[in-house]
RNA sequence: GCUUGGAAAGGGCAAACCGCCUGAAAAGGUGGGGCGCAAAGCCACCGGCCUCAGUAAGCAAAAGGCAGCGGGGUUGCCGGG
Numbered sequence: 001g002c003u004u005g006g007a008a009a010g011g012g013c014a015a016a017c018c019g020c021c022u023g024a025a026a027a028g029g030u031g032g033g034g035c036g037c038a039a040a041g042c043c044a045c046c047g048g049c050c051u052c053a054g055u056a057a058g059c060a061a062a063a064g065g066c067a068g069c070g071g072g073g074u075u076g077c078c079g080g081g
Stems, first nucleotide, its partner, number of pairs: 002081005012037002017032006035068001041074003045071003048066004
């Protein structure tokens, strides 16, 4: 460096739900809380999904979001080869 695994050791993250805050919404931040995760670290490039205030309504599109939906890129702990 590549690949593979997560037994042990050391750890890490943190679902649902609740409090507060932001937002039109999806959702996000933060504190609690743990469903789980061998990248459940980071990235919106591809596919997918969610929202859609604004417009009289509808459809579509733009815009916003989901990295714990999948692919991909990139970085990392310990062990085996």